[in-house]
Context: one part of a larger RNA
């Protein structure tokens, strides 16, 4: 865990309040009780009493007023009539008050047969060590003292069983046992340990003291009782269909998970107007976003100018000079703000008018339920411009929302589910297979399994595609190859050495040239060597340099085995265009249910209207051993909830119909008995 059976909103009342129905009405009703009486929730008396017809004031009081006040003012409560008895029905009161449920508080007793400690009176402690005082005897002392041998038997003394205990391990852990077993330990003549009787009792006792122990129960035993203690908590609360349909906010609370009020919902009755709601104009009010700041109040970058101030010269003191110093103001330039504004939107709100919508607005009654909210844009505040953070606000869903998408998902994308169809069109979002529909058309980009429904930077790099700007080149570029790449001169200084090449100078200059730096790198102790820039030939057509931008690439790291949902895929990946399809409980068709219709998702929660059970009454002058109830099954009939009908079983009761009445509906309460 199941199955059966039982299991929670009820009774009460001279109580209140509200509808609903019936009486009667400025009145209305009688209670106890009595009479009669066909014997029934009858019938006549009975007005004692209640409520209502007048308020008002604390009261005397007055009275359609009156109270407050100097008031004839002004406010406050009343005054322009409906009410009372019965039933029923929703809610409050007071009662256990929908049902279980504390821990605990008191009150009367009951326990010390377990243990704790007392008290009387008995019991127990194999065996083995150690060897205290004392006392003898010999030494010694002057005598003591003191020392040896002996004896001797102390002792919360050793060692080790009975006994009593429990250090530690391991075993048991629905145990063989609700504290054991096995090993190993610790007292064992003492504050031991045990038998019997006996005493102490619950805010009490005992307690070498653990809050230990008081009968497996101890920071207050156990037992019945007060009593159905309280439980602002949890949990659980029982047949159907239909209409509507929230809250998780505000203010206040010894208040924060209660609760009152207000709000938002629900039934009913009133009010009918510039009602309320959307657009659309027009007309306002405001200082948000923005922007500005020579327009304030701060802030703030650079420059100029320099009040003033610091240093420094100079003077007896002052004047008085200078200044790579700080710096008001003021000018030029550049900027900033939630508590700065000369400005200043769009939404939004206020009123008016037209259209549209038609009571939804608004008041008044009864019943509520919420006062834990939570996610997502999108204004902010807090934090780290961190949080599935946290606290406001605006609109949305979720909550109380079911379909479709988004592999799975409360909020994200579409889209609001009366019922039924093997009908149609679509949204989102899809169309290679799983898997419904394109292996559909054009153009293009990617080579990275980038990428295909979850993220990646700073940076780097002859990935690659487009664009733009510039250079060079058939008088031959760019790259390759083949000469050459000299000469004053080792320029000058430096220096040990400096000769294109450590290092500084600079009219880096002149000369032959086709070209050749007083040198672009290697190289040398210093030349030397090897190159380069420059030039010419080969060769024969395009080649370099910037910037911009798609896609790609490296940076690229997480804990069990990976992966776009998967197989896979150069498109079935991206970027555009278009055209078919597919695709939901959306719309439509066609049937039908309920509503006067518009409509008919729904949690708390309000309303309406039925089904089934048991009993009562009355009704069918109803059914039944020619077979009631019940049972195991069909079959048709309602939207259900349920009903009719019957084969077979079962064997003595049961129903229809209209009305009453309630011990009246179970899947749940770690529910309760029983059985499995």
């Nucleotide at each position: 865990c199941c199955c059966u059976a039982c299991g929670a909103g009820u009774u009460a009342c001279u109580c209140c309040u509200c509808a609903c129905u019936a009486g009667c009405a400025a009145g209305c009703a009688u209670a106890a009780g009595a009479a009669c009486u066909u014997c029934a929730g009858g019938u006549u008396c009975g007005g004692a009493u209640g409520c209502g017809c007048a308020g008002c004031g604390a009261a005397a009081g007055c009275g359609a007023g009156u109270c407050u006040g100097a008031a004839u003012a002004g406010g406050g409560c009343g005054u322009a009539u409906a009410g009372u008895u019965a039933g029923u029905g929703g809610g409050g009161g007071u009662a256990g008050a929908c049902g279980c449920g504390a821990a605990a508080c008191c009150g009367u007793g009951u326990g010390a047969u377990c243990u704790a400690c007392c008290c009387a009176u008995g019991g127990g402690c194999a065996g083995g060590u150690u060897g205290a005082a004392g006392u003898u005897g010999c030494a010694g002392u002057a005598a003591c003292a003191u020392g040896c041998a002996a004896u001797g038997g102390a002792g919360g003394a050793c060692c080790g069983a009975a006994c009593c205990g429990c250090c530690a391990g391991a075993c048991g852990u629905u145990g063989a046992a609700a504290a054991g077993u096995c090993u190993u330990c610790g007292g064992a003549u003492g504050a031991c340990c045990u038998g019997u009787g006996g005493g102490u009792a619950g805010g009490g006792g005992u307690g070498a003291a653990a809050g230990g122990c008081c009968a497996a129960u101890c920071a207050a035993a156990c037992u019945c009782g007060g009593a159905a203690a309280u439980a602002g908590c949890u949990c659980g609360u029982a047949c159907u269909c239909c209409c509507c349909g929230a809250a998780a906010u505000g203010c206040a609370u010894u208040u924060a998970g209660g609760u009152g009020c207000a709000g938002c919902g629900u039934u009913g009755g009133a009010a009918u107007a510039g009602a309320g709601u959307g657009u659309c104009a027009u007309a306002g009010a405001g200082g948000u976003a923005g922007a500005g700041c020579u327009a304030c109040u701060g802030g703030u970058u650079g420059g100029a100018u320099g009040c003033g101030g610091g240093g420094g010269c100079u003077u007896c003191a002052u004047c008085g000079c200078c200044u790579a110093c700080c710096a008001a103001a003021u000018c030029c330039u550049g900027u900033c703000a939630a508590a700065c504004u000369c400005c200043g939107a769009a939404u939004g709100c206020u009123a008016u008018g037209a259209c549209a919508u038609g009571u939804u607005c608004u008041c008044c009654a009864g019943c509520a339920g919420u006062g834990a909210g939570g996610c997502a844009u999108u204004g902010g505040g807090u934090g780290c411009u961190a949080a599935g953070g946290u606290c406001c606000a605006a609109u949305g869903c979720c909550g109380a929302g079911a379909g479709g998408g988004a592999a799975a998902g409360a909020a994200c994308c579409c889209a609001g589910a009366c019922c039924a169809u093997c009908a149609g069109c679509u949204a989102a979002g899809g169309u290679c297979c799983c898997a419904a529909a394109a292996u559909u058309a054009u153009g293009a980009u990617u080579a990275a399994g980038u990428u295909g429904a979850c993220c990646a930077a700073a940076c780097g790099a002859g990935g690659u595609g487009c664009g733009a700007u510039u250079g060079c080149a058939c008088a031959g570029a760019c790259a390759g190859c083949u000469a050459g790449g000299a000469u004053g001169u080792u320029g000058g200084c430096u220096u040990g050495g400096a000769a294109g090449c450590a290092g500084c100078c600079a009219u880096u200059c002149a000369u032959u040239u086709a070209a050749a730096g007083a040198g672009u790198g290697c190289g040398u102790a210093a030349c030397a060597g090897c190159u380069c820039a420059c030039u010419a030939g080969u060769c024969g057509a395009g080649c370099g340099a910037u910037c911009g931008u798609g896609c790609g690439u490296g940076g690229a790291u997480a804990a069990u085995a990976a992966u776009c949902g998967g197989g896979c895929a150069u498109a079935a990946a991206u970027c555009a265009u278009a055209u078919a399809c597919c695709g939901a409980a959306g719309c439509u068709a066609u049937g039908g249910a309920c509503g006067c219709a518009a409509g008919u998702g729904g949690u708390a929660g309000g309303g309406g209207a039925g089904c089934a059970u048991u009993c009562c009454a009355g009704u069918c002058a109803g059914c039944g051993u020619a077979g009631a109830a019940g049972g195991c099954g069909a079959a048709c009939c309602g939207u259900g909830a349920g009903g009719u009908u019957u084969u077979c079983u079962g064997g003595a009761g049961c129903g229809u119909c209209u009305g009453g009445a309630a011990a009246a509906g179970c899947a749940a309460a770690u529910g309760u008995a029983g059985g499995g």
This is a predicted structure of a 676-nucleotide part of an RNA (large-subunit ribosomal RNA, domain II) from a Flavobacteriales bacterium. The coordinates come from a structure-prediction model, not an experiment, and the mean pLDDT is 85. It matches the Rfam family "Bacterial large subunit ribosomal RNA". Rfam links the family to the GO terms ribosome and structural constituent of ribosome.